This is a predicted structure of a 356-nucleotide RNA (Bacterial RNase P class A) from Micavibrio sp. Its Rfam family is "Bacterial RNase P class A". Rfam classes the family as a ribozyme. The prediction has a mean pLDDT of 77. The model forms 93% of the base pairs in the Rfam consensus.
[in-house]
């Protein structure tokens, strides 16, 4: 200097006047702070917080995760490791437990697609048919017919181990040598795994982001959760079901045990309120420094207070700087993941080219 990888930061600033909101001080007038994101987006996980609710404990169903260690409140999340894959590399990306518990699925095409099979080839040594020699036993030969093979080719995404040599009528782990496989042990590592490798001719292939089977977790439901005050109005009317204390009820069902409570579970019709306050922002917070770890992370010191709207607050104008004209607005919090983003900028690593 080119191109790439991985992480982080920024993603408008400064002044003025003017208006919005919240908190605090004031009798008032006013003064003093403070006011949208890395995604506030998706609503896809996870919990905190609230209620069922008086609690425990088993099973089920339903849904979920899925290599090994660690980390965290917790997680399908981070952080290391391990294996596979893709890339020259940095690094990436993985739905990574089981296919000898069963069950299913592979169209077309092919002889055959899971325990099997012969379409085109190959033999034809035995037994048969023909030829010649021969008394004869036989011996040579030709085709082939019963039988024999899956090495050769062919169909396929995929054909029941590859090669090379023996050995057979032809041929095949039939034998042998490597090579793939399976593998008692043994060696490192916490482990997932890796290295060796006695022994064996040994095929019992794929798919479980199929249904299954194993393990582990997981109660619903949501701030429009709840709670409070005011104020109305109709303590409204009907229908069906279950039960009669040996029963019935309570946010998956269903079962046991203790407690409580007296009925209870559904469907329609029909009034009334749609007002305030509260939950509401100090948090599993932020941010420095040390210490320990390979790192996520964690203590321990210090230090800051950083939006609480409610038909929904951050707007206007003017000057200057600056380029960054992008995606895009909080609605109880809080840790993540994905998904969008026009640019700047610093770090750390890779490949490749000059040059010293």
């Nucleotide at each position: 200097c080119c191109a790439g990888a991985a992480u982080g930061u920024c993603g408008g600033g400064c002044a003025a006047c003017c208006g919005c909101u919240c908190u605090c001080c004031g009798c008032a007038a006013g003064g003093a702070g403070g006011g949208a994101g890395g995604a506030a987006a998706g609503u896809c996980c996870g919990g905190g917080c609230u209620u069922c609710a008086c609690g425990a404990a088993a099973a089920c169903a339903c849904g979920g995760u899925g290599c090994c260690g660690g980390g965290u409140a917790a997680c399908g999340c981070c952080c290391g490791g391990g294996c596979g894959c893709a890339g020259c590399g940095a690094u990436g990306c993985g739905a990574c437990a089981g296919a000898u518990a069963g069950u299913g699925c592979a169209a077309c095409a092919g002889a055959a697609a899971a325990c099997a099979a012969a379409c085109c080839g190959c033999c034809g040594a035995u037994g048969g048919c023909c030829g010649u020699a021969g008394c004869a036993a036989u011996a040579c030969g030709g085709a082939u017919c019963a039988g024999g093979u899956a090495a050769g080719g062919g169909c396929g995404a995929a054909a029941c181990g590859g090669u090379g040599g023996g050995g057979u009528a032809a041929g095949a782990g039939c034998c042998c040598a490597c090579c793939a496989c399976g593998g008692a042990u043994c060696u490192g590592g916490u482990a997932a795994c890796a290295g060796a490798g006695a022994c064996g001719g040994u095929a019992u292939g794929g798919c479980a982001a199929a249904c299954c089977u194993c393990a582990c977790c997981g109660g619903a439901a949501g701030c429009a959760a709840g709670a409070c005050c005011a104020a109305a109005u109709a303590g409204g009317g009907g229908c069906c079901g279950c039960a009669c204390a040996u029963g019935a009820g309570a946010u998956g069902u269903u079962u046991u045990c203790g407690a409580c409570u007296c009925g209870u579970g559904g469907c329609c019709c029909g009034g009334g309120u749609u007002g305030g306050u509260u939950g509401c922002u100090u948090g599993a917070g932020g941010c420095g420094u040390c210490u320990a770890g390979u790192a996520a992370u964690a203590a321990a010191c210090g230090u800051c207070c950083c939006a609480g709207a409610u038909g929904a607050a951050u707007g206007g104008u003017u000057g200057u700087c600056g380029a960054u004209u992008a995606c895009a607005g909080a609605a109880c919090c809080c840790g993540g993941c994905u998904u969008a983003c026009a640019g700047a900028c610093a770090u750390u690593c890779u490949g490749g080219a000059c040059a010293a």